[in-house]
RNA sequence: UGCCCCGUAGCUCAACCGGAAGAGCACCGGACUACGAAUCCGAAGGUUGCAGGUUCGACUCCUGUCGGGGUGA
Numbered sequence: 001u002g003c004c005c006c007g008u009a010g011c012u013c014a015a016c017c018g019g020a021a022g023a024g025c026a027c028c029g030g031a032c033u034a035c036g037a038a039u040c041c042g043a044a045g046g047u048u049g050c051a052g053g054u055u056c057g058a059c060u061c062c063u064g065u066c067g068g069g070g071u072g073a
Base pairs, nucleotide, nucleotide: 001072002071003070004069005068006067007066010025011024012023013022019056028042029041030040031039049065050064051063052062053061
């Protein structure tokens, strides 16, 4: 320096061909228990790395940029 992949909740990851974001774990509340653990129920939690563009509509497509990984020179 070129190319490829990844970046989404605190963590690990989904989200099809563009129709507007969800799961598990953790945390919080409740049930159960003598009290805990386990189990069950519920709630909360998101500028989708960032900035633009296209579109009626973008996690998704395009451009630039930042970070991480891989590969070539």

Transfer RNA from a Phycisphaeraceae bacterium, 73 nucleotides, folded computationally. Model confidence (mean pLDDT): 84 of 100. It matches the Rfam family "tRNA". Rfam links the family to the GO term triplet codon-amino acid adaptor activity. The sequence is in RNAcentral, with records from ENA. Taxonomically the source falls in Phycisphaeraceae (Bacteria, Pseudomonadati, Phycisphaerae, Phycisphaerales).